[in-house]
Molecule: SAM riboswitch aptamer (S box leader)
Organism: Coralloluteibacterium stylophorae
């Protein structure tokens, strides 16, 4: 890098180095020389995958057992994460309200779906 699936309203910060941008993109709005972003060290959060324990259940088998699936617990291993909902909105629909304007209109919304992105697991 291909493609698929799941999740994204919760949670979790200190020290050192560095020195100007950073929050994917665009618009907004924020963070940032009282040092952000990044890197390193330590700490933590979470429970996606593996391990392990418990409960349930399906298939095969004469049986011993083997192969799965679901739930739950744990946190040893592999990732991930530790400003703001994925910071908000981008596209379509729904709803409420507004009006010199009645519109292919405007504003608003913890409404529904999608796109994009992120992370994990599978796949090529």
């Nucleotide at each position: 890098a291909u493609u698929c699936c799941a999740u994204c309203g919760a949670g979790a910060c200190c020290g050192g180095c560095u020195g100007a941008g950073g929050g994917a993109c665009a618009g907004g709005c924020c963070c940032g020389a009282a040092g952000a972003c990044g890197c390193c060290g330590g700490g933590g959060c979470a429970a996606c995958c593996u391990c392990u324990g418990c409960g349930g259940u399906g298939g095969c088998g004469c049986a011993a057992g083997c192969c799965g699936c679901c739930g739950u617990a744990c946190a040893a291993g592999g990732u991930g994460c530790c400003a703001a909902u994925u910071c908000c909105u981008g596209c379509g629909g729904g709803g409420a309200c507004g009006c010199c304007g009645u519109g292919c209109c405007g504003u608003c919304c913890a409404c529904c779906g999608g796109a994009a992105g992120a992370u994990g697991g599978g796949u090529c």